Predicted 3D model of a 75-nucleotide RNA (transfer RNA) from a Methanosarcinales archaeon. Its Rfam family is "tRNA". It is annotated as a transfer RNA.
[in-house]
RNA sequence: GUCCCAGUAGUGUAGUGGUGAUCAUGGGAGGCUGUCAAUCUCCCGAUCCGGGUUCGAUUCCCGGCUGGGGCGCCA
Numbered sequence: 001g002u003c004c005c006a007g008u009a010g011u012g013u014a015g016u017g018g019u020g021a022u023c024a025u026g027g028g029a030g031g032c033u034g035u036c037a038a039u040c041u042c043c044c045g046a047u048c049c050g051g052g053u054u055c056g057a058u059u060c061c062c063g064g065c066u067g068g069g070g071c072g073c074c075a
Stems, first nucleotide, its partner, number of pairs: 001071007010025003018055001026044006048064005
């Protein structure tokens, strides 16, 4: 340089063109307990950036950025 894959709460992760984004973990509050742990309930928090297509994009397309992998060039 080029090709492929991935990017979603603080962390990990699921998902679909249909407008309320999943689960776990984490943080907060409460219940239970003599206390703690465990457990239960509620709350908080996310679609990498820009553009396009569309009535509607997290999803599809283009470009960029970051990470991983393959191939190549120079020395």